[in-house]
RNA sequence: AAACUGUUUCAGGGCGAGGUGGAAUCCCUCACUGGCGGUAAUCGACUACGGGUCGUAAGUCCGCGACCCCGGCGAGCGCAUCGUCGGGCUGACUCCGGUGAAAGUCCGGGACCAACGGUCAAAGUCCGGAUGGAAGAGACAGGAG
Numbered sequence: 001a002a003a004c005u006g007u008u009u010c011a012g013g014g015c016g017a018g019g020u021g022g023a024a025u026c027c028c029u030c031a032c033u034g035g036c037g038g039u040a041a042u043c044g045a046c047u048a049c050g051g052g053u054c055g056u057a058a059g060u061c062c063g064c065g066a067c068c069c070c071g072g073c074g075a076g077c078g079c080a081u082c083g084u085c086g087g088g089c090u091g092a093c094u095c096c097g098g099u100g101a102a103a104g105u106c107c108g109g110g111a112c113c114a115a116c117g118g119u120c121a122a123a124g125u126c127c128g129g130a131u132g133g134a135a136g137a138g139a140c141a142g143g144a145g
Base pairs, nucleotide, nucleotide: 004142005141006140007139008138009137010136016030017029018028019027031125032124033114034113035064036063037062038061043055044054045053046052059112060111068088069087070086071085072084073083074082075081094110095109096108097107098106116128117127118126
C1' cells in the first nucleotide's frame, strides 16, 4: 500500500404568467428541470519539465440505473402478493455557425427528448407505488505482520 470482504451513510430537479373552458399546475403561448460512471483541445494545482501527474466539462456520444415485461428459485395450500437470481425492453436527427491541427463535451444560436398508474380534461414539472429500489459516491473496520 492494492485487489477483495464486512458494516454504515448519502444518492433527482422542475408550472411562474397569460389564454380557452363549467372544470386544466394535464390543452394552447411563454416559462422551468436535467440521475450515475466514462470521455479534456479548457482551466487550476503539482512537476522527476517529459507527448508528465492529479482535479475539472455532455438531458441528445459510450456504458448504466429507475419503470415495464419474461423466466428460475424461495415464502404462501393456492390465487394474489412479496423476496431473490437471471434475461429482455428502455427517449432525443442533436443540427447550424464560431475558434482550432483536431470539438457529438468548449462558445453562440436553433431543434428535440423525458417510465407506469391516477385525475371533473390529454401531465418531464401535480398526486401515487416510494418513509421503496438503485446506477453509483463516501466513511469506518478487516485484508495488514